Background:
A computed fold for a 129-nucleotide RNA from a Terriglobia bacterium, annotated as SAM riboswitch aptamer (S box leader).
């Protein structure tokens, strides 16, 4: 980079440098912005995707125990729940829902409006290549 899942209507910003822009791309809208955009940099916070702990629940194997029926244990591989006080872990995020529409199909309506669902595109994470 491309592919696969899985999640996207929650939350969480100061200060420094810098100086015009910026909300992914395009189009339309419709916000942000010299009371300072982007951007790096310090520190903070948010969330809980891996990971970590805990309980609890299922499988395989293994040892013990018991006539049996099971029962106790242990490795592991899996599912559920709780914790971020999980004193420094691995990423991510910190205006607006992925700011909102665009393509398909519903539903309403007078409407080019409103709204339900899926797509596409895009962000994150994971394991893989």
């Nucleotide at each position: 980079g491309a592919a696969u899942c899985a999640u996207c209507c929650a939350g969480a910003g100061u200060g420094g440098c810098u100086g015009a822009g910026g909300g992914a791309u395009c189009a339309g809208g419709c916000c942000c912005g010299a009371a300072g955009a982007a951007g790096c940099c310090a520190c903070g916070g948010c969330a809980a995707c891996c990971g970590g702990u805990u309980u609890u629940u299922g499988g395989u194997c293994c040892g013990g125990c018991g006539c049996a029926a099971g029962c106790c244990g242990g490795c592991u591989c899996g599912g559920a729940a709780a914790c971020g006080u999980c004193g420094a872990g691995g990423u991510g995020c910190c205006a607006a829902u992925u700011c909102c529409u665009g393509c398909c199909c519903g539903g309403u309506g007078a409407a080019u409006g409103c709204u339900g669902g899926g797509g596409a595109a895009g962000a994150u994470g994971a394991g893989a290549u």

The organism belongs to Terriglobia, within Bacteria.